[in-house]
Context: one part of a larger RNA
């Protein structure tokens, strides 16, 4: 519970499609369901104003109003609605030249690292704060020479880009989504936001088949320590990789829903666009100026304050989720989903 709030004090859904439902640019004509104006009628009691009665008042009576549901012959047309029409400033479509770590899939390479063999080559080697566990006389470690194998992508790399969010980084090829500019084209209100619903949604787990170089929960040793189920060292199983499914969580964070409109400004950046200027005329540079983005300083407002501040937490408007003292408790019950783990829904005694 008709309030005030959700960037940090309780709160914005993990992120987008989207169905009801809310709500909806300009203009014109009808229409008359809402609105509104009127007549009619509308117990009482309640209330509202005067005015009377109990001393007064509350209480109670009296007249007048109002309210409420009804109804109609009527009138109004500004708004909202609903017919039918037009329009281009929302939106979409189309054309154009560009940027891009956007997504899927093949196909390549490159350094490293581990093993394998061969050839030098000998007593250590690795680790550490100091050492021991390990490793080496079956030849280690350290050079070289070819080979295998899996994971990864050094510089470029940039508060750069992209992507709805997780997220996305070596190269080429194919298929392939969005986005911005710019356009003398088209459609012409198709939009906005969304309860239930759908779709995607790091790690980590789970399931099945592969694969396993490094890393490493778990677990074995060595140390430390008063102990050390630990940090430090050496080893190592899952997993990290793939390939088809499942899980559906995160400090999934800009702690900040979406969409639109208005509101001083200054400096950087990336994409596109227009204009001038330079000239080694080039796919090149300076400059200014508009559109999108993306940081920084900030001004007014804001705000408890830190802060924010045209990418708003300022000032309106639509829609939409959530909150409403701590703990109990994201527990328990019941219901749904899941193989499982456990998600999602979500109390109350009682305490304070």
């Nucleotide at each position: 519970u008709u309030g005030g709030g959700c960037c940090u004090a309780a709160a914005g859904c993990a992120u987008c499609c989207g169905u009801a439902g809310c709500c909806g640019g300009c203009u014109c004509u009808g229409u008359a369901a809402g609105u509104u104006u009127u007549g009619g009628g509308u117990a009482a009691a309640u209330c509202a104003a005067c005015c009377a009665g109990c001393u007064u008042a509350a209480c109670u009576g009296g007249u007048u109003g109002a309210a409420u549901u009804c109804u109609g012959c009527a009138g109004a047309g500004a708004c909202u609605g609903c017919c039918a029409g037009a329009c281009u400033a929302g939106g979409g479509a189309c054309c154009g030249g560009g940027a891009g770590a956007g997504g899927u899939g093949u196909g390549g390479g490159g350094u490293a690292c581990u093993c394998u063999a061969g050839g030098g080559g000998u007593a250590g080697g690795g680790g550490u704060a100091a050492a021991a566990u390990c490793c080496u006389g079956u030849c280690a470690u350290c050079c070289u020479u070819a080979g295998a194998g899996g994971a990864c992508c050094a510089c470029c790399a940039g508060u750069u880009g992209c992507g709805a969010a997780g997220g996305c980084g070596c190269c080429a090829c194919a298929c392939u989504g969005g986005a911005a500019c710019g356009g003398a084209u088209c459609c012409g209100a198709c939009g906005g936001u969304c309860a239930g619903g759908g779709a995607c949604g790091a790690a980590g787990c789970c399931u099945a088949g592969g694969g396993g170089c490094a890393c490493g929960a778990a677990c074995c040793g060595g140390a430390u320590u008063a102990g050390a189920u630990a940090c430090c060292c050496g080893g190592g199983u899952a997993g990290u990789c793939c390939u088809a499914g499942g899980u559906g969580u995160a400090a999934a964070c800009g702690c900040u829903g979406u969409g639109a409109a208005c509101u001083u400004g200054g400096u950087g950046u990336c994409g596109g666009g227009a204009g001038u200027c330079c000239g080694c005329a080039a796919u090149g540079g300076g400059c200014c100026c508009c559109c999108g983005g993306u940081g920084c300083c900030g001004g007014a407002g804001u705000g408890a304050a830190g802060a924010u501040g045209u990418u708003a937490a300022g000032u309106u408007c639509a829609c939409u989720g959530c909150c409403u003292g701590g703990g109990g408790a994201g527990u328990a019950c019941g219901g749904u989903c899941g193989c499982a783990a456990g998600g999602c829904u979500g109390a109350a005694a009682c305490u304070u």

The part of an RNA shown here (small-subunit ribosomal RNA, central domain) has 352 nucleotides and comes from an uncultured prokaryote. It matches the Rfam family "Bacterial small subunit ribosomal RNA". The prediction has a mean pLDDT of 87. RNAcentral holds the full RNA, with entries from ENA.